Model confidence (mean pLDDT): 80 of 100. This is a predicted structure of a 141-nucleotide RNA (FMN riboswitch aptamer (RFN element)) from Agromyces aureus.
RNA sequence: ACGUGCUCCGGGGUCGGUGUAAUUCCGAGCCGGCGGUGACAGUCCGCGAACUGCGGGCGCGAGAUCCUCGAUCUCGAGCCCCUGGUUGAUCCGGUGGAAUUCCGGAACCGACGGUGAAAGUCCGGAUGGGAGGCGGCACGU
Numbered sequence: 001a002c003g004u005g006c007u008c009c010g011g012g013g014u015c016g017g018u019g020u021a022a023u024u025c026c027g028a029g030c031c032g033g034c035g036g037u038g039a040c041a042g043u044c045c046g047c048g049a050a051c052u053g054c055g056g057g058c059g060c061g062a063g064a065u066c067c068u069c070g071a072u073c074u075c076g077a078g079c080c081c082c083u084g085g086u087u088g089a090u091c092c093g094g095u096g097g098a099a100u101u102c103c104g105g106a107a108c109c110g111a112c113g114g115u116g117a118a119a120g121u122c123c124g125g126a127u128g129g130g131a132g133g134c135g136g137c138a139c140g141u
Base pairs, nucleotide, nucleotide: 001141002140003139004138005137006136007135008132014028015027016026017025030120031110032109033047034046035045036044042108043107050086051085052084053083055081056080057079058078060076061075062074063073064072065071066070090106091105092104093103094102112124113123114122
């Protein structure tokens, strides 16, 4: 240095108000995964997470047919793989060779299920999954 395995890998509800009831509403405040980029990105281009379609595989259950064991077919829900789809939000000014990335200002966005009342922040699926980095450990070359 390369390869393999393991490991690691997401932040944020604070104060006040209303109310029978809200960390869910209202006011102010708080948070921002990964890769890329002429220069540092929640808003650019992609990836991941979530939901979902075709196809394939696995075992399980039910039924039918043939039958010696058993095999084949159909249906059902589940899991996995592959490949598609759906899935939010930014402008103005400044500096500069170069910035929707920096500086100044003003905005905007945030899956699904649950809840005594509507959730980016609470609870849950999740002691899960995961892009990815090469950080840590081990082994091999």
RNAcentral holds the sequence, with entries from Rfam. The model forms 94% of the base pairs in the Rfam consensus. NCBI's taxonomy places the organism under Bacteria, Bacillati, Actinomycetota, Microbacteriaceae, Agromyces.